[in-house]
Molecule: Guanidine-I riboswitch aptamer
Organism: Paenibacillus sp. MAHUQ-63
RNA sequence: CAAAUUGUUUUCUAGGGUUCCGCGGUAGAUGAAGGCUGCCGGUCCGGUCCAAGAGAAGACACACGGCGGAGAAGGUCGCCGUGCACACGGAGGGACAAAAGCCCGGGAGGA
Repeated sequence: CAAAUUGUUUUCUAGGGUUCCGCGGUAGAUGAAGGCUGCCGGUCCGGUCCAAGAGAAGACACACGGCGGAGAAGGUCGCCGUGCACACGGAGGGACAAAAGCCCGGGAGGA
């Protein structure tokens, strides 16, 4: 100076908006309540839904160590244990109905 590995996924959370449901308002028919239909509201603390590289818990994979079948070694399979690190970060753009800590992105940039 350069290259390679540091993984995948499930459930959830911070967070997010407004398709659907609910809630609220309003108009109509109607004598009224309730219900129905249309329109408006996410500045509506809800449900469905989206959701973290740098958030949580788990499973798998992988690495190392040990044990088992075998005369020994290697390999393979199974089981057990340990490990699975670190991580400041725009603007702008993109998707779904729409938005976001989602994706572009461990990016640009910085240390």